[in-house]
RNA sequence: GGAGUCGGACGGGUCGUCGCUUGGGGCGUAUGCGCCCCGAGAGGAAAGUCCGGGCUCCGCAGGGCAGGACGCUGGGUAACCCCCAGGGGGAGCGAUCCCCGGACAGUGCCACAGAAAACAAACCGCCCGCGCGGCACACCGCCGCCCGGGUAAGGGUGAAACGGUGGGGUAAGAGCCCACCAGUUGCCGCGGCGACGCGGCAAGCUUGGUAAACCCCGUCCGGAGCAAGACCAAAUAGGGGGGCGUUUGAGGUCGGCCCGGCCGAAGCCCCCGGGUAGGUUGCUCGAGGCCAGGAGUAAUCCUGGCCCCAGAGGAAUGACGACCACCCGCCCUCGCGGCGGGUACAGAACCCGGCUUACAGUCCGGCUCCCAUC
Numbered sequence: 001g002g003a004g005u006c007g008g009a010c011g012g013g014u015c016g017u018c019g020c021u022u023g024g025g026g027c028g029u030a031u032g033c034g035c036c037c038c039g040a041g042a043g044g045a046a047a048g049u050c051c052g053g054g055c056u057c058c059g060c061a062g063g064g065c066a067g068g069a070c071g072c073u074g075g076g077u078a079a080c081c082c083c084c085a086g087g088g089g090g091a092g093c094g095a096u097c098c099c100c101g102g103a104c105a106g107u108g109c110c111a112c113a114g115a116a117a118a119c120a121a122a123c124c125g126c127c128c129g130c131g132c133g134g135c136a137c138a139c140c141g142c143c144g145c146c147c148g149g150g151u152a153a154g155g156g157u158g159a160a161a162c163g164g165u166g167g168g169g170u171a172a173g174a175g176c177c178c179a180c181c182a183g184u185u186g187c188c189g190c191g192g193c194g195a196c197g198c199g200g201c202a203a204g205c206u207u208g209g210u211a212a213a214c215c216c217c218g219u220c221c222g223g224a225g226c227a228a229g230a231c232c233a234a235a236u237a238g239g240g241g242g243g244c245g246u247u248u249g250a251g252g253u254c255g256g257c258c259c260g261g262c263c264g265a266a267g268c269c270c271c272c273g274g275g276u277a278g279g280u281u282g283c284u285c286g287a288g289g290c291c292a293g294g295a296g297u298a299a300u301c302c303u304g305g306c307c308c309c310a311g312a313g314g315a316a317u318g319a320c321g322a323c324c325a326c327c328c329g330c331c332c333u334c335g336c337g338g339c340g341g342g343u344a345c346a347g348a349a350c351c352c353g354g355c356u357u358a359c360a361g362u363c364c365g366g367c368u369c370c371c372a373u374c
Stems, first nucleotide, its partner, number of pairs: 001370010012324007020041009043345001047356002050354005055225004067221005072086005087100005101216002106214002108210003123155002125151005131145005163181006182206002184203008229281004239272006247265001251263004288307008325343007
């Protein structure tokens, strides 16, 4: 200098004008609210709603079935399909990345090709036997075909064909037998908390793949969700109770009251309770943030100090202008000059811990490989 890999941080700034939501204070008020001043006001993912919890209600003496999720070991945590450390396998020269119970409990499936896709299988080939035909003929024999059988060494198909190499053996062959290599299983010793590793011995044991197919084993899970839930509470129409009244006339109307007139042949009034509209609450101080010290390889935990950091509800957090920053293009008298354009993904809705996905442009650090120079 180049290529790569892993991790962390940021994700425009300042000022002015006009607006929005909200906390505190003041003034006014028709009590609804309005005005003024001082503050606060989106994210690293607020997203997808995929996991895990808090919280709330329902249910509850407890348990089971069904169903679902997860799955190497140890640790962390409120919990996890998360995180950290380790183990094994795979990819890569490497840093590093990806995967993780069981396929000798049982069942199913394995496209195309191929004879055969699983207690294997005979298409070609190889070998044996019976028969027939041909050649040769002194004899042994040679070639071809049909049929019956043996054979997984060789060919061919496939992603995958039932260990590999060599030798013995055989009619031809084959772990059929033997040596070595690889694997599996069992036992023993050593190391490790453990997954597991290393070493030794034995057994021809050589077993296809698929569990995001059913299934088996183990662990965990009650259900619904802030539209949860709690409180206040109209109008109208139902419900319950009481009173008055139906010619001894309740009630309505003539502005209120009395008289009076008219209507009125039956309802009227009061109280209680539930629900709805609407309003309030839940609502943001929390497994919280920052700093320091300590324990631990780490995730994380403990202790101390300091801080308060959005709470909307058809849903605020914005718009415009100026200057600056960064990037791109063009012009150029080459001067960090002028002009034009761009600055992403996205937007809280009860709150947290994760995962995943999206993202213009930057910055910082660890490590690996290659090249060059000293």
Source information:
Predicted 3D model of a 374-nucleotide RNA (Bacterial RNase P class A) from Oceanidesulfovibrio indonesiensis. Its Rfam family is "Bacterial RNase P class A". It is annotated as a ribozyme. Rfam describes the family as follows. Ribonuclease P (RNase P) is a ubiquitous endoribonuclease, found in archaea, bacteria and eukarya as well as chloroplasts and mitochondria. The source organism's lineage runs through Bacteria, Desulfovibrionia, Desulfovibrionales, Desulfovibrionaceae and Oceanidesulfovibrio. Model confidence (mean pLDDT): 78 of 100.